Source information
The RNA shown here (transfer RNA) has 72 nucleotides and comes from a Candidatus Buchananbacteria bacterium. Rfam family: tRNA. By type it is a transfer RNA.
């Protein structure tokens, strides 16, 4: 250098055009002598970055920028 895949909540990860979700953690509640676990409620996101396209873009197009793989 080439080709592929991949950046979404603290984490691991859904979501393939119409104003983003689940698990786990994080917080309050109830229960319990008391604690875990289990039950309920609930916080949290400029969806890597700039630009097209479109009424409307996490989502389709260019480019950029990290990551992981195969190859040379």
């Nucleotide at each position: 250098g080439g080709c592929a895949g991949g950046g979404u909540a603290g984490c691991u990860c859904a979501g393939u055009g119409g104003u983003a979700g689940a698990g786990c953690a994080g917080a309050g509640g109830a229960c319990u002598c008391a604690u875990a676990a289990g039950c309920c409620u609930u916080u949290g996101g400029u969806c890597g970055g700039c630009g097209g396209u479109u009424c409307a873009a996490u989502u389709c197009c260019g480019c950029c920028u990290c990551c992981u793989g195969c190859u040379a």